[in-house]
Molecule: Archaeal signal recognition particle RNA
Organism: Pseudomonadota bacterium
RNA sequence: AGGAGACCAACGAUCGGGUGGCUUGGCGUCACCUAAUUCCCGAAAUCGUCAUAUGCGGGGAUCGCAGCCUGAAGGAGGCGCAGCUAUUGCAGGCUGUUCCAGGUUUCCGACUGAGAAGUCUCGCCUUGCUUGGUCGGCAAGCCAACGAACCCUCAGAGGUCCGGAAGGAAGCAUGAGUAAGUUGGUUUGUCCGACGCUUGCAAGUUACGGGAUGGAGAAGGUUAUCUGGGCUAAACAGCUUGUGAUACUGCGUCGACUGAUGGCGUGUCUCCU
Numbered sequence: 001a002g003g004a005g006a007c008c009a010a011c012g013a014u015c016g017g018g019u020g021g022c023u024u025g026g027c028g029u030c031a032c033c034u035a036a037u038u039c040c041c042g043a044a045a046u047c048g049u050c051a052u053a054u055g056c057g058g059g060g061a062u063c064g065c066a067g068c069c070u071g072a073a074g075g076a077g078g079c080g081c082a083g084c085u086a087u088u089g090c091a092g093g094c095u096g097u098u099c100c101a102g103g104u105u106u107c108c109g110a111c112u113g114a115g116a117a118g119u120c121u122c123g124c125c126u127u128g129c130u131u132g133g134u135c136g137g138c139a140a141g142c143c144a145a146c147g148a149a150c151c152c153u154c155a156g157a158g159g160u161c162c163g164g165a166a167g168g169a170a171g172c173a174u175g176a177g178u179a180a181g182u183u184g185g186u187u188u189g190u191c192c193g194a195c196g197c198u199u200g201c202a203a204g205u206u207a208c209g210g211g212a213u214g215g216a217g218a219a220g221g222u223u224a225u226c227u228g229g230g231c232u233a234a235a236c237a238g239c240u241u242g243u244g245a246u247a248c249u250g251c252g253u254c255g256a257c258u259g260a261u262g263g264c265g266u267g268u269c270u271c272c273u
Stems, first nucleotide, its partner, number of pairs: 001273007011064005016034005024051005039059004067264003073258002077254007085247014099229006107221002111217001118213006125204005132197001133195005138189009152177004160169003
């Protein structure tokens, strides 16, 4: 010096990395990302530890061609900027539709040559005015009936009173009559009200019915569109503006991970050559 083997006591090495946060700064506890299996326990945010630092305390495993550094090239993912890109949330604006009237149009269509639409006419109907009628109320007049214990009228038996008598007087019951009034009837009214009534005139409606004319459509519904109006309360649709999100693309940047190259480092013991 080379080869083979053993060991982890000493020396040396490994048992993830990155970004953010914290800090004067490094590391850790914290959050996130990434590779994929990489040791375990304890403390750590008014924090733990250190000062060029890649944690502190305790234990364990695998190793010493162990390992470490460098990092061409690729690269998961993150972040930033941009896009007249796509989708979408929110807010605003404009237009239109949903509302009303009319025209045209699509389809249906009760009814219809036992005669549609349209036109003329009459009736019915509605409103106003008007001539009456009927009924009721009210007022006045008239008629009839009833209507007064006495204090209204007339008559007034009996009885009473006056008288010699003739006769006379007052007068109850009763009869007749009427007043106030009541009831009924009737007439009238520059009055009031009502109407299953009615005359005439005017206006309206065209649903229904009659008649005439006419000679094939048609009330109504519905589709689309146009014109005019209304609305902006709301909903929906289209266009547009602003702002945000997501996706995609491009550029920049950080970058786990893979990793060419180069450099550093390579313990102790045994045996063999």